[in-house]
Molecule: Bacterial RNase P class A
Organism: Thiobacillus sp.
């Protein structure tokens, strides 16, 4: 200094005005002011959890997943760390990896014969012993489980349109009263007409509307423990929450000229897409002191 690996972070930048959605003060009130406003993947929904609500004494069957050896978690099919094996000069990358004497099932080519015992030759008292080119495996305590299985461990079912809760108009439903000995109704109140309901409480569901919803396995930073993943303590900090769905327009400078995409209950994690840049640590080369 080239090439390479491994990690970790950035995703036009700045100002102005004009707007959309939350929240906060402040007015009776039109309003006014201040403050927030997509991601490293919000995406795939592929694992795993919280959370609801159903179910559920305890076991089992069946279906599933996972599967060296240790750890780390709220849990995992993911993380670390180790062993081993492939591949690399090396950093380092990649791995579905328990059991073949429980049982079936297969074994290309090449071979007379490939799973089960025969087959040839020599040989014994006797299928008794020995050997057989091939091929991975040959005459047997063979290979294959990324087929079947058997074995350990794990799994109830459904999804936020889940669920809770307030709750109309009509029609139903149930319980009481009152009525053909005349109820309601005809604007009070009497007669008259009419002629089968009628009042009152309850309860469910719909429509609407509210929680659910974002302060949480949360983010920063520091110190501890450990080789890490992580965990433990101090400190600070509040970071979208909409309900046909905001989060955008314009101008104006500058620049490397700006890729892939947008929340819709949240978290952890694979996983695919992704212009370009930065920054550290190793590795190989090479060159200078």
């Nucleotide at each position: 200094a080239a090439a390479g690996u491994c990690a970790g972070c950035c995703a036009g930048a700045c100002a102005a005005c004009c707007g959309c959605u939350g929240c906060c003060a402040c007015g009776c009130a039109g309003g006014u002011g201040g403050g927030a406003g997509a991601g490293g993947a919000a995406a795939g929904u592929c694992c795993g959890g919280g959370c609801u609500c159903c179910a559920c004494a305890g076991a089992g069957c069946a279906g599933g997943a996972u599967g060296c050896c240790g750890g780390c978690u709220a849990a995992c099919g993911g993380c670390c760390g180790g062993a081993c094996g492939c591949c690399g000069c090396g950093a380092g990358g990649c791995g579905a990896g328990g059991a073949a004497u429980a049982g079936g099932g297969c074994c290309a080519c090449a071979g007379a014969g490939a799973c089960g015992a025969g087959c040839g030759u020599a040989u014994u008292a006797a299928g008794u012993u020995a050997c057989g080119g091939u091929g991975a495996a040959a005459c047997g305590c063979g290979g294959u489980a990324a087929c079947c299985u058997c074995c350990a461990u794990c799994c109830g079912g459904a999804g936020c349109a889940a669920c809770a809760c307030c709750a109309a108009a009509u029609a139903g439903g149930c319980a009481g009263a009152c009525g053909a000995u005349g109820a309601a109704g005809c604007g009070g109140c009497u007669c008259g007409c009419c002629g089968a309901g009628u009042c009152u409480g309850c309860g469910g569901g719909u429509a609407g509307g509210u929680g659910g919803c974002u302060g949480g396995a949360g983010c920063c930073g520091g110190u501890c423990a450990g080789c890490a993943a992580u965990g433990g303590c101090c400190g600070g900090c509040c970071u979208a929450g909409a309900g046909g769905a905001a989060u955008g327009g314009u101008u104006g400078u500058c620049c490397a000229c700006g890729a892939c995409a947008g929340a819709a209950c949240c978290c952890g994690g694979c996983u695919u897409a992704u212009c370009g840049g930065c920054u550290g640590g190793c590795u190989u080369u090479u060159c200078c002191a």